Background: Predicted 3D model of a 388-nucleotide RNA (Bacterial RNase P class A) from Actinokineospora bangkokensis. Rfam family: Bacterial RNase P class A. By type it is a ribozyme. The coordinates come from a structure-prediction model, not an experiment, and the mean pLDDT is 78. NCBI's taxonomy places the organism under Bacteria, Bacillati, Actinomycetota, Pseudonocardiales, Actinokineospora. It was read from a public genome assembly, where an Rfam model found it.
[in-house]
């Protein structure tokens, strides 16, 4: 140079006009308008896929069931997140890539092929015997898993002994299981070394089995405060109809079921069992359908500096930064930057001209995970091949 392979960064900027939104300060003045000011979206704010904060509810007992995660060690508030190893596999290398506990506790299941898919299995083939033939053979009985042949997988592998022929039948070696033992690491394994019977198939994103974890249910959570048709009361006004005001309750109709012969709820996954218990269920027809807290100051944010390979964790300093409610945060125009194409050219990364910017977008508030990005930017490390 080439080829790769693993990360980080940015998500313009200034300045003018004309808009939006609360919020503060002043004016009109009554819920609306004008004026000044400072502030007003994100690296993903998105998807809602997991963890929490926070909030109500529940939290007598007894018993079954359900859901998550799954090497290890750490880290956290917490996680199915992240680190860093370890193991298997992949690549010559940086590096990638695993829904990675259990198949000697039990069940099931192993499509197609093929004789045969679990304590297997003779289709070819080998053998030994009988019978037929003149013979190549062919039938029949019976050994066999070395060979071939199917298959993702055929109940160790090479080499000999054996043997009609073969077979862990028996012997060397090796590769795999079991148990023990020495050493090494926190540990997941790792390295050695002995015995043991020869040999054990996958599958647990199947049931199950073990260890750990989990109460529901969500900011429409939740909380106050006003308003409501109907009804009642009570003062005031009036000679009376009537009318205004305050309280207090919280509509009216119809059908069905039910009041100890118990409806119906409650224990917030069932059951047992306990408990409350006079209501409850549909149907129609009216009435309110407004505020205010929650609600944003927080496991915060930035900088330095300290421990740790690391995620991360202390410490110091500084710093406030959306809180909207049908729901603000945008459009223009100049001028600089940043990229790419082209020209001039005194060649200086110098000037000029044309063109390029996406994904989107707050609704309780963190921390991860996914997912989409335009114009561009930086770095770490491999491995070929040349040069000095």
């Nucleotide at each position: 140079c080439g080829a790769g392979u693993c990360g980080g960064c940015c998500g313009g900027g200034c300045g003018g006009c004309c808009g939006c939104g609360g919020c503060g300060g002043g004016g009109g003045g009554u819920u609306c308008c004008c004026c000044c000011g400072a502030c007003g979206a994100g690296g993903a704010a998105a998807g809602u896929c997991c963890g929490g904060a926070c909030u109500c509810c529940g939290c007598a007992g007894g018993g079954c069931a359900g859901g998550g995660u799954g090497g290890u060690u750490g880290u956290u508030a917490a996680c199915g997140g992240c680190a860093a190893c370890c193991c298997g596999g992949g690549g010559u290398g940086a590096c990638c890539c695993g829904c990675g506990g259990g198949a000697c506790a039990g069940u099931g299941c192993c499509a197609c092929a093929g004789a045969g898919a679990g304590c297997a299995g003779a289709c070819c083939g080998c053998c030994u015997g009988g019978u037929g033939g003149c013979g190549a053979c062919a039938c029949c009985a019976g050994g066999u898993a070395a060979g071939g042949g199917u298959g993702a997988a055929a109940c160790g592998g090479u080499g000999g002994u054996g043997u009609a022929a073969g077979a862990g039948a028996c012997c060397a070696c090796c590769a795999g299981c079991g148990c023990c033992c020495c050493g090494g690491g926190u540990g997941a394994c790792c390295g050695g070394g002995g015995c043991g019977g020869c040999u054990a198939g996958g599958u647990a994103a199947a049931c199950c089995c073990c260890a750990c974890c989990c109460g529901g249910a969500g900011c429409a959570a939740g909380g106050c405060c006003a308003a409501g048709a109907g009804g009642g009361g009570g003062u005031c006004c009036u000679c009376g109809c009537g009318g205004a005001c305050c309280c207090c309750u919280g509509c009216g109709c119809a059908g069905g079921c039910g009041u100890u012969c118990g409806a119906g709820g409650g224990c917030u996954g069932c059951c047992c069992g306990c408990c409350c218990g006079a209501g409850c269920c549909u149907g129609c027809g009216g009435g309110u359908a407004g505020g205010c807290c929650g609600c944003u100051g927080g496991a915060g944010c930035c900088u330095g500096c300290c421990g740790g390979c690391g995620a991360c964790g202390g410490c110091a300093g500084g710093c406030c930064u959306a809180g909207a409610u049908g729901g603000a945060u945008g459009g223009c125009c100049g001028c600089c930057a940043c990229c790419g194409g082209g020209g001039c050219c005194c060649c200086g990364c110098g000037c000029c001209c044309c063109g390029g910017g996406a994904c989107a977008g707050g609704a309780u508030c963190c921390g991860g995970c996914u997912u989409a990005c335009a114009c561009g930017c930086c770095g770490g490390c491999u491995c070929g091949c040349c040069c000095g």